[in-house]
GlmS glucosamine-6-phosphate activated ribozyme aptamer from Acetomicrobium mobile DSM 13181, 161 nucleotides, folded computationally. The organism belongs to Acetomicrobium mobile, within Bacteria.

RNA sequence: GUCUGUGGUUAAGCGCCUGGACUGGUCGCAAGCCAGUUGACGAGGUCGGGGGAGGAUCGAAGCUAUCGGCGGAUGCCCCCGGGCCCCGGAAGAUGGGCCAAUCAGUCGUCCCACAAAGCCGCGGAGCGAUCUGCGGGACAAAGGGGGCGACGAUCUUCUGU
Numbered sequence: 001g002u003c004u005g006u007g008g009u010u011a012a013g014c015g016c017c018u019g020g021a022c023u024g025g026u027c028g029c030a031a032g033c034c035a036g037u038u039g040a041c042g043a044g045g046u047c048g049g050g051g052g053a054g055g056a057u058c059g060a061a062g063c064u065a066u067c068g069g070c071g072g073a074u075g076c077c078c079c080c081g082g083g084c085c086c087c088g089g090a091a092g093a094u095g096g097g098c099c100a101a102u103c104a105g106u107c108g109u110c111c112c113a114c115a116a117a118g119c120c121g122c123g124g125a126g127c128g129a130u131c132u133g134c135g136g137g138a139c140a141a142a143g144g145g146g147g148c149g150a151c152g153a154u155c156u157u158c159u160g161u
Stems, first nucleotide, its partner, number of pairs: 014071004019067001020038007041059003047081006082099005088159007105151008119136007
């Protein structure tokens, strides 16, 4: 340096499971026991630190369990700090909004682009429950982008017209 094997880490719509459901064995049946399987499909989402409360967004599939539980978590509230915006320009004060990076808010409405599983086809692993790969063709909502409308600060100093 290369190859092979084993273990750990690589997780954040993530992880785990003494319930349930399901499979195999004991076993011909049931219970029990042992060993397993399953237990959420993507979209979107984090300024930094601290604290808190808890069912922490959106739709898709399905109607046999995506049932139930535990932990965590980019959501929410409060505090501290940072940054940006609040309409000629600059700076500051108080107050409000926001956390975006072609320059920034909230609400309403219209338009635009974007998903995976499920489904169909062909494989791989396993006695099995089940897990997994490739290909095909669809279909969302929230959020995002764009248009329009409404609403959204006052004061001080300097300055342009």
Rfam family: glmS glucosamine-6-phosphate activated ribozyme aptamer. It is annotated as a riboswitch. Rfam links the family to the GO terms catalytic activity and regulation of gene expression. Rfam's curators write: This entry contains a glucosamine-6-phosphate activated ribozyme that is found in the mRNA for GlmS. GlmS is an enzyme that uses fructose-6-phosphate and glutamine to generate glucosamine-6-phosphate. The sequence is in RNAcentral, with records from Rfam and Ribocentre. The coordinates come from a structure-prediction model, not an experiment, and the mean pLDDT is 77.